[in-house]
């Protein structure tokens, strides 16, 4: 050059005009009616992401629930570390598939115990289909015949998978039946590692795969900023208090007087509760730089900044330099930490294959 592999960075900037949220001990200032508040305005200031997205997993806050246990569900399952935590993430271990190769996936508790194995196949695990071997009923033919019974996993043929491989004994034929080597499993006994585990050496013939149920550790109360606290005009009102009428009606009672209770109204207090505030709500496991310690995720020390904040919900339009950049994906709603997923286009080194020059 070219094809590629695995990271990281970046996701336009200024200027003008008009416009939206918000914020100001800047300035005016209608109004209110005398205490400061303040409608509109002017000027200043700030305003979306690397994924603000799926809401999948963790945590923070908050309200509700809880003796104390265990079952059910749901989740995750190799090791070590990181971390507020986590199902995430870093360095790493074994098998296993894909790529020449950089590299990339996918598994990883369980010597127990159950079930299932499409299609083909006799059979999907207490293998007999064809072919082998031994016994042999029987036949007016005795033969390379055979009814039946039995051994046998050596060979053939199904199949994603067929009882470790190879070679030798052995045997009627055959088999880990027995040996030898070779590849797994279990154990024992060194060596190296924080460990997963490897690596040396020995013993044991112990030798089929997937999946799912099962089982066992470990963790998980339950909701979600419309959680939640506070304040609280009017209008009706539960109570309480006085006031007016003390008329109606009630209660003692046989009657009448007395006396007591007593709606309605009006003036006050006062709980809850609605409309509406205010707080949650942006000083946090925070962000930039930088030195240390670590392979690394990350930590810790130092220095610096403070950056949206609405509630029917704001950041947009237009012309105009510059630049590769009006050309992708996409719009905060309490907060963080990850994970997925969507993504034009330009930047930076690692590293692999090829091919070719100096």
């Nucleotide at each position: 050059g070219c094809a590629g592999c695995a990271g990281g960075c970046u996701g336009u900037u200024c200027c003008a005009u008009c416009g939206u949220c918000c914020c100001g001990u800047a300035c005016u200032g209608a109004g209110c009616g005398u205490a400061g508040c303040g409608a509109a305005g002017u000027c200043g200031g700030g305003a979306a992401g690397g994924a603000a997205a799926g809401u999948c997993c963790g945590g923070g806050c908050a309200a509700c629930a809880c003796a104390g246990a265990g079952c059910a569900c749901c989740a995750u399952g190799c090791u070590u570390c990181c971390u507020a935590a986590c199902g995430g993430g870093a360095a790493g271990a074994u098998a296993u598939c894909c790529g020449c190769g950089a590299g990339g996936g996918u598994a990883u508790u369980g010597a127990a115990g159950u079930g299932u194995a499409a299609c083909a196949g006799a059979a999907a695990a207490u293998a007999a289909c064809c072919g082998c071997c031994c016994u042999g009923a029987g036949c007016g033919u005795a033969g390379c015949c055979g009814a039946a019974g039995g051994g046998a996993a050596a060979g053939g043929g199904u199949g994603a998978a067929a009882a470790g491989g190879u070679g030798a004994g052995g045997u009627a034929a055959g088999a880990g039946c027995u040996c030898a080597c070779c590849g797994g499993u279990u154990c024992c006994g060194g060596a190296g590692g924080c460990g997963a585990c490897u690596c040396c050496g020995g013993a044991a013939g112990c030798c089929g795969u997937a999946c799912a149920c099962c089982a066992u550790a470990u963790g998980g109360g339950u909701u979600g900023a419309a959680a939640g606290a506070c304040c609280a005009u009017g209008u009706a009102u539960a109570c309480c208090g006085g006031c007016u009428c003390c008329a109606a009606g009630g209660g003692c009672u046989g009657c009448u007087c007395g006396u007591c209770c007593g709606a309605u109204g009006c003036c006050g207090g006062g709980g809850g509760g609605u409309a509406g505030g205010u707080c949650g709500u942006a000083u946090g496991a925070u962000c930039c730089c930088g030195a240390c310690a670590g392979c690394a995720a990350u930590g810790c020390c130092g220095g610096g900044g403070c950056a949206a904040g609405a509630u029917a919900a704001a950041u947009g339009a237009u012309g105009g330099a510059a630049u590769u950049a009006u050309u992708a994906c996409a719009g905060a709603a309490c907060c963080c930490g990850g994970c997925u997923u969507a993504c034009a286009g330009g930047c930076c080194g690692g590293c692999u294959g090829c091919a070719a020059a100096a």
Background: The RNA shown here (Bacterial RNase P class A) has 358 nucleotides and comes from Bacteroidetes bacterium RBG_13_43_22. The RNAcentral record of the sequence draws on ENA. A source record names the gene rnpB. Rfam family: Bacterial RNase P class A. Its family is annotated with ribonuclease P activity, tRNA processing and dimeric ribonuclease P complex in the Gene Ontology. The coordinates come from a structure-prediction model, not an experiment, and the mean pLDDT is 77.